[in-house]
RNA sequence: GACAUGUCAGCGGGAGAGACCGAGUCGCACAAUCGUGCGCCCGGCGCCGAAGGAGCAACUGCCCCGGAAACUCUCAGGCAAAAGGACCGCUGACAUGAA
Numbered sequence: 001g002a003c004a005u006g007u008c009a010g011c012g013g014g015a016g017a018g019a020c021c022g023a024g025u026c027g028c029a030c031a032a033u034c035g036u037g038c039g040c041c042c043g044g045c046g047c048c049g050a051a052g053g054a055g056c057a058a059c060u061g062c063c064c065c066g067g068a069a070a071c072u073c074u075c076a077g078g079c080a081a082a083a084g085g086a087c088c089g090c091u092g093a094c095a096u097g098a099a
Stems, first nucleotide, its partner, number of pairs: 003097011018045001020044003024040001026039005046079003052075001053073003059066001
């Protein structure tokens, strides 16, 4: 201590895909014994990729092991809004390197 990288915090940006169907009657509200709506939970079908997770190409004489991503999978997660959100930008603190 210019600058670079990393971590954390604050602020701003940030995609995709069902407000699907059925049941429970558990909770709440409206209603007033018929029910309606929302939430929760269970099941079914369809779909999405950008929390997290998993897979692999180059690398080698060959095999095992290792082996990246915004690629692939869709376990998890998600499919109105809100929330979440990889990642990007700015600011600050700290750590490391450093003209």
RNAcentral holds the sequence, with entries from ENA. The RNA shown here (Glycine riboswitch aptamer) has 99 nucleotides and comes from Marinobacter salarius. The coordinates come from a structure-prediction model, not an experiment, and the mean pLDDT is 79. Its Rfam family is "Glycine riboswitch aptamer". Rfam describes the family as follows. This family represents the bacterial glycine riboswitch. The same sequence occurs in records of 3 taxa.